Context: one part of a larger RNA
RNA sequence: GAGUAACGCAAAGAGGAGUGAGAAUCUCCUCCGUCGAAAGCCCAAGGGUUCCUGAGGAAGGUUCGUCCGCUCAGGGUCAGUCGGGGCCUAAGCCGAGGCCGAAAGGCGUAGGCGAUGGACAACAGGUGGAUAGUCCUGUACCGCCCGUUUCCGUUUGAGCGAAGGGGGGACGCAGGAAGGCAGGGCCGGCGCACGGCUGGAAGAGUGCGUUCAAGCCGCGAGGCUGGCAGCGAGGCAAAUCCCGCUGCCGAGGCCGAGCGGUGAUGAGGAGGGAAAUUGAAGUACCGAAGGGCCUGGUCCUACACUGCCAAGAAAAGCCUCUAGCGAGGAAACAGGCGCCCGUACCCGAAACCGACACAGGUGGGCAGGAAGAGCAUUCCAAGACGCUC
Repeated sequence: GAGUAACGCAAAGAGGAGUGAGAAUCUCCUCCGUCGAAAGCCCAAGGGUUCCUGAGGAAGGUUCGUCCGCUCAGGGUCAGUCGGGGCCUAAGCCGAGGCCGAAAGGCGUAGGCGAUGGACAACAGGUGGAUAGUCCUGUACCGCCCGUUUCCGUUUGAGCGAAGGGGGGACGCAGGAAGGCAGGGCCGGCGCACGGCUGGAAGAGUGCGUUCAAGCCGCGAGGCUGGCAGCGAGGCAAAUCCCGCUGCCGAGGCCGAGCGGUGAUGAGGAGGGAAAUUGAAGUACCGAAGGGCCUGGUCCUACACUGCCAAGAAAAGCCUCUAGCGAGGAAACAGGCGCCCGUACCCGAAACCGACACAGGUGGGCAGGAAGAGCAUUCCAAGACGCUC
């Protein structure tokens, strides 16, 4: 220079009360304002205690500060079923032998690792300062072990069964239609609560109107597929499996959203609402109604169908076939057991990537009301905020 520029989007604050040495800035209340395909909610990545409680006031906080994502202390993450591993493979990577190369090393077979994919058994409610398909309650399911009963079998061989064969898994995009469910709206249907400052309003106004999976029985929109027998080449051994041909018969099988009953004499529920204490209440506790109609998805059936060209993973689980093993096995019921890691919190952000509490960037899911073709736009709900002079 200069007490100058700046104090980081113009979404906005005001009043009262409290705490305190101290208050524009902290807390509470009442208004006002902002977002609402977000500035709400939930995941993944990333971060790594920032979460909760108590205390603090040096520094960080563009001001202040009694406050904080700051400091100190204490606490907090509970799983057979969620995600990962004990399963599978993709790109890619590693790579016994091997090939190449002065060396280092490069490539690569068998084999392995590797999810962003496949496979795989749990839902609803409650609790709570901080976790909750994890704790608790209720009702399930999966795998394994053991027992009881019944049945089948021990060469006339039940059953198991490949690192092997086959099937399956198994896949693109567009379009239109159907059947549904979620969601939403309305009702002078039903239930509960309330009763006015004004001239008036007992007509109406406010809030709510639900309920899981699994299991069992029944139904089921639809979609796909013939079934059985005989013969035969091949599938690097074998095959009753796959495949081809012939004959007979016309059903059977698979997938499948959803619906009714049950689960449920349960849970939740607007609302009502204590006692008590040194302090901790809308807490403990009680608990009504639960129908009808309309609308209706971008979600499910399901890439199912039709069409198109750019022609749209693999492997395992699973089914089956033998090779082979083979003396025990199956079903129902009762009982028991169930490993390791993650789980707090932020997540369109003051907690991630940007040197910052930075007007930038960041994959996925949810998708209310009025108007509207609409996820545009405007105003609102739930919810969250007023952007730290």